[in-house]
RNA sequence: GCCCUGGUAGCUCAGCGGACAGAGCACCCGCCUCCUAAGCGGGCAGCCGCCGGUUCGAUUCCGGCCCGGGGCA
Numbered sequence: 001g002c003c004c005u006g007g008u009a010g011c012u013c014a015g016c017g018g019a020c021a022g023a024g025c026a027c028c029c030g031c032c033u034c035c036u037a038a039g040c041g042g043g044c045a046g047c048c049g050c051c052g053g054u055u056c057g058a059u060u061c062c063g064g065c066c067c068g069g070g071g072c073a
Stems, first nucleotide, its partner, number of pairs: 001072007010025004018056001027043005049065005
């Protein structure tokens, strides 16, 4: 330098054109228990890497850039 791949909640990941963007773990509150853990109920948390483009509509498609991983030279 070229190619592929990933970037969504504190963390690990779903979501591949229109639903209020979801789950698990973590965290907070409560229930339960002699206490703790486990279990159960509820809550908090995201301008979907950045900038443009396409579209009535973009996390999703296209382009450029940035960052991580892999491959070729």
Predicted 3D model of a 73-nucleotide RNA (transfer RNA) from Actinoplanes sp. ATCC 53533.
Model confidence (mean pLDDT): 81 of 100.
Rfam family: tRNA. It is annotated as a transfer RNA.